[in-house]
RNA sequence: GGGCGCUUAGCUCAGUGGUAGAGCGGCAUGCUUACACCGUGUUGGUCGGGGGUUCAAAUCCCUCAGCGCCCA
Numbered sequence: 001g002g003g004c005g006c007u008u009a010g011c012u013c014a015g016u017g018g019u020a021g022a023g024c025g026g027c028a029u030g031c032u033u034a035c036a037c038c039g040u041g042u043u044g045g046u047c048g049g050g051g052g053u054u055c056a057a058a059u060c061c062c063u064c065a066g067c068g069c070c071c072a
């Protein structure tokens, strides 16, 4: 330098055009002498940045950035 893939909650990841979600985690509370476990409630987002298409974009297109793999 070229090709492919990935970027969504604090972490690991779903979600392929029509209300952004799960598990774990955090906080509060119950239980316990206390801690852990467990129950209940709650907390969670510029969907990597910018632009475009569309009535409508996490999702489609362009561009930039970061990360990974392969080729040279």
Stems, first nucleotide, its partner, number of pairs: 001071007010024004018055001025043006048064005
This is a predicted structure of a 72-nucleotide RNA (transfer RNA) from a Gemmataceae bacterium.
Its Rfam family is "tRNA". It is annotated as a transfer RNA.